[in-house]
RNA sequence: AUUUCUUUGGGUGUUGGAGUUCGCCUUUAAAACCGCCCACUGGGCAGAUGACUCCUACGAAGAA
Repeated sequence: AUUUCUUUGGGUGUUGGAGUUCGCCUUUAAAACCGCCCACUGGGCAGAUGACUCCUACGAAGAA
């Protein structure tokens, strides 16, 4: 100096926050990542989760 492994940290998984858990990228700069459909420089669709739970925002219905 390079490569590999382990541990740890950080980032990230299409709209906010927290807990648990999983995947991916990574050692100071880059990578992971940045939804889908169509007649495509325009139009349309689902969802605040990667997954589960809770809170908040938005929306619908009912009651006081």
This is a predicted structure of a 64-nucleotide RNA (Fluoride riboswitch aptamer (crcB RNA motif)) from Candidatus Sulfotelmatobacter sp. Model confidence (mean pLDDT): 76 of 100.